This is a predicted structure of a 117-nucleotide RNA (SAM riboswitch aptamer (S box leader)) from a Gammaproteobacteria bacterium. The prediction has a mean pLDDT of 84. Lineage of the source: Bacteria > Pseudomonadati > Pseudomonadota > Gammaproteobacteria. The sequence was found by an Rfam model in a public genome assembly.
RNA sequence: GCCUCAUCGAGACCGGCUGAGGGACAGGCCCAGUGACGCCGGGGCAACCGUCAGUGCCAACCACACUGAUAUGGUGCCAACUCCUCCGUACCCGACAGGGUGCGCGUCAGAUGAGUG
Numbered sequence: 001g002c003c004u005c006a007u008c009g010a011g012a013c014c015g016g017c018u019g020a021g022g023g024a025c026a027g028g029c030c031c032a033g034u035g036a037c038g039c040c041g042g043g044g045c046a047a048c049c050g051u052c053a054g055u056g057c058c059a060a061c062c063a064c065a066c067u068g069a070u071a072u073g074g075u076g077c078c079a080a081c082u083c084c085u086c087c088g089u090a091c092c093c094g095a096c097a098g099g100g101u102g103c104g105c106g107u108c109a110g111a112u113g114a115g116u117g
Base pairs, nucleotide, nucleotide: 003115004114005113006112007111008110013042014041015040016039017038021031022030023029026085027084028083043078044077045076048074049073050070051069052068053067054066055065056064082109086106087104088103089102090101091100092099093098
């Protein structure tokens, strides 16, 4: 890097260094010398994996599934819904163009985890 599966409207900021772009891509709209982004230190959030317990299954064990606990284990995350966008549908606004809101295990792209070769 490719592929598979799961999740993505919740949650969580201070200090130091640096100094101009950053929010993946395009458009929009935002963030940013009142110092963003990034790096370092500390703090925090969170149950994906792990660990532990229970239940189901089983004669029993293992495996598997579900539920709960756990943040001294491995990751991840700490502006804005993945910031918004596409498609279908219902309703609303509008003189047209168009716009808004809700719903959808609809699509594409992406992120994170787990796994596979």